[in-house]
The RNA shown here (Bacterial RNase P class A) has 360 nucleotides and comes from Hylemonella sp. NCBI's taxonomy places the organism under Bacteria, Pseudomonadati, Burkholderiales, Comamonadaceae, Hylemonella. Its Rfam family is "Bacterial RNase P class A". The family's RNA type in Rfam is ribozyme.
RNA sequence: GAAGUCGGCCGGACCGCCGCUGGUGCAAGCUGGGAAACCAGGCACUGGAGGAACGUCCGGACUGCACAGGGCAGCGUAGGAGGUAACACCUCUCCACCGUGAGGUGAGGAUCAGAGCAACAGAGACGAGUCACCUUGGUGCCGCACCGAGGGCGCAAGCCCGAGGUACGAGCAUCCAAGGUGGGUGAAACGGGCAAUCUCUACGCGCAGCAAUACCAAAUAGGCCAGCGUUGAUGUGGCUCCGCGGAGCUGGCGGGUAGGUAGCACCGAGCCGGGUGGGCGACCCCCGGCCCAGAUAAAUGGCGGUCACGCCGCGGGCAACCGCGGCGCACAGAAUCCGGCUUACAGGCCGACUUCACAC
Numbered sequence: 001g002a003a004g005u006c007g008g009c010c011g012g013a014c015c016g017c018c019g020c021u022g023g024u025g026c027a028a029g030c031u032g033g034g035a036a037a038c039c040a041g042g043c044a045c046u047g048g049a050g051g052a053a054c055g056u057c058c059g060g061a062c063u064g065c066a067c068a069g070g071g072c073a074g075c076g077u078a079g080g081a082g083g084u085a086a087c088a089c090c091u092c093u094c095c096a097c098c099g100u101g102a103g104g105u106g107a108g109g110a111u112c113a114g115a116g117c118a119a120c121a122g123a124g125a126c127g128a129g130u131c132a133c134c135u136u137g138g139u140g141c142c143g144c145a146c147c148g149a150g151g152g153c154g155c156a157a158g159c160c161c162g163a164g165g166u167a168c169g170a171g172c173a174u175c176c177a178a179g180g181u182g183g184g185u186g187a188a189a190c191g192g193g194c195a196a197u198c199u200c201u202a203c204g205c206g207c208a209g210c211a212a213u214a215c216c217a218a219a220u221a222g223g224c225c226a227g228c229g230u231u232g233a234u235g236u237g238g239c240u241c242c243g244c245g246g247a248g249c250u251g252g253c254g255g256g257u258a259g260g261u262a263g264c265a266c267c268g269a270g271c272c273g274g275g276u277g278g279g280c281g282a283c284c285c286c287c288g289g290c291c292c293a294g295a296u297a298a299a300u301g302g303c304g305g306u307c308a309c310g311c312c313g314c315g316g317g318c319a320a321c322c323g324c325g326g327c328g329c330a331c332a333g334a335a336u337c338c339g340g341c342u343u344a345c346a347g348g349c350c351g352a353c354u355u356c357a358c359a360c
Base pairs, nucleotide, nucleotide: 001356002355003354004353005352006351007350008349009348010347012307013306014305015304016303017302018301020048021047022046023045024044025043026042030041031040032039033038050331055341057340058339059338060337061336062209063208064207065206074205075204076203077202078201079093080092081091082090083089094108095106096105097104098103109200110199114198115197116194117193131182132181133180134179135178136177137176138175139173140172141171142169143168145166146165147164150161151160152159153158213262214261215260216259223253224252225251226250227249228248235244236243237242268291270290271289272288273287274286275285277284278283309328310327311326312325313324314323315322316321
C1' cells in the first nucleotide's frame, strides 16, 4: 500500500416564529360540558421516538380463570460448563465441516428397543439374495461301445432294422443345486447411513392474554319486590262538580351495555459515570449521581434561516484547494412493560487482527 475478518459507535447541529401532547407547583374550590361517574379551562416551570420504536418470533413481569398429588396426551429444548428473572438468548470450551489465514457455520443425546426411508445408474437398495464366469453334482439331449425284447430278408451261413438298459465323453443346455471368483453400477451392495421421519431418553411447559383485569355507571328493553288500580287508576276534554276512555300506573332493587376511571408511564430484572473490585468471558459486586415520552383516533409537527456531509455544474489556481449556484441527506415511527432474536438502513467514525506485495 492492497485485499479482507471480527468488535464497538454515530446516524445531523444551532437559531427564530407558529402549533400539538404529558407532568409538577400555585390560585378561585370559580366557570363550562355531562344524568352521574368524570373531563376540560388560568399562570409559572418543565418532559416529549428508535437503533431498530419495526416483525410480533422466543422468554418473562403483571392480571384473570383453573388447580390435592401423580401420570398420559400435546408442544418445545438437546455436546460440556456457566450467565440470567427466564429463554429457542448470551459467554467460554470440546468436536465436525468451510477458509492460506484472521475467522465462520453447526437442527452436534440415542440407529445393541422397534419401525420407516434412499433419486439416477445398476441384475439387485434395506426385503435379502444373484448379472457374468469357473468347478462339482444332478437332469435331459447328443456321440460312441456293449447288452438287447422283438421284427424283416434269406435254402442256409448270415445280413439289416430296433424300443429299452449299462458304462464312458476336456460334448451340448433360456434347466436345477452347492461352492468359488469377478467385471460393472452407485453416495452406499447382509454392511453401513439418515433421528431436519416416526420413535426412545433427559429436561421444561396449566390455559388465556392490557380488547387481560378491577371499580364507577346512563338511556332503552327485560327481571324481582312493594303500593295503587275494572268499586275505573295513569291519561285526556273541560278545570271542585262532570264527560271521554278502558288496563295499567308509581316507587325501589339488581345485572349487563354506551360512557368514565384505574391498570399506565412505574424506585425499578431502571438509566448514566467511576472502581490496580471478582471473573478468560457472558455477567456479577461496590460507590456516586439521575428520574428519562406516553395517547385512545391516538401528541412528538410545520415554515424560514445558518452551518455540517455527499454529488453535479461554472469560475479561479501548476496543484492541494477556494468561491458561487443547484440537488440530495437513509430505514423507519412508541400504544401494558421489560430481556432477547430476526429483518430494514443514505452516509460516516473508531479499535483489534489476518493474508499478500514492497522498502528498511
The prediction has a mean pLDDT of 78. The RNAcentral record of the sequence draws on ENA.